[in-house]
Molecule: transfer RNA
Organism: Rhodothermaceae bacterium
């Protein structure tokens, strides 16, 4: 220098171009417990890398960029 994947909540992952982006864990409140862990319920929680194009409609397709990661050289 070239290719080729991957970017979504704190982290780990889902979502056929179409309703209000979903699931576990984690945080937080809460029930159980003398207490604590475990369980059990809830709540909140996302500029879907960034910008731009395509379309009635992009997390999703295009382009360019930025980051990571594998191969080539």
């Nucleotide at each position: 220098g070239g290719g080729c994947c991957u970017g979504u909540a704190g982290c780990a992952u889902a979502a056929c171009g179409g309703u209000u982006a979903a699931u576990g864990c984690a945080u937080c409140c809460g029930a159980c417990u003398c207490a604590u862990a475990a369980u059990c319920g809830g709540c909140a929680g996302a500029c879907u890398c960034u910008g731009g194009g395509u379309u009635c409609a992009a997390a999703u397709c295009c382009c360019a960029g930025c980051a990571g990661g594998c191969c080539c050289a």